[in-house]
Overview: The RNA shown here (c-di-GMP-I riboswitch aptamer) has 75 nucleotides and comes from Deltaproteobacteria bacterium tcs-42. Its Rfam family is "c-di-GMP-I riboswitch aptamer". From the family's description: GEMM was predicted in a large-scale screen for bacterial structured RNA regulatory elements. Genes associated with GEMM are involved in a diverse array of functions, including chemotaxis regulation, signal transduction, secretion and chitin. It was read from a public genome assembly, where an Rfam model found it.

RNA sequence: AUCUGACAAUAGCAAACCCGGAAUAAACCGGGGAGGCAAGGCUACGGGUCCUAUUGGGAUAGCCGGGCCACCGAA
Numbered sequence: 001a002u003c004u005g006a007c008a009a010u011a012g013c014a015a016a017c018c019c020g021g022a023a024u025a026a027a028c029c030g031g032g033g034a035g036g037c038a039a040g041g042c043u044a045c046g047g048g049u050c051c052u053a054u055u056g057g058g059a060u061a062g063c064c065g066g067g068c069c070a071c072c073g074a075a
Stems, first nucleotide, its partner, number of pairs: 004073002012037002017032005040069004045065003048060005
């Protein structure tokens, strides 16, 4: 450097539920919480799902795949 994502380590994310808030609504936001996760951060590009006031618009990156960046180091 490439590959890879380990029955490793470190760091990390945060389902249900509760409280508050936004929205017509939805799988949204903040706090608590921790069932779980490679499921670290970002990106709606392809497919899927959900919502809606449906030639359209919105939500989901914790549905899968792709792209960019970062951390660690077994084979």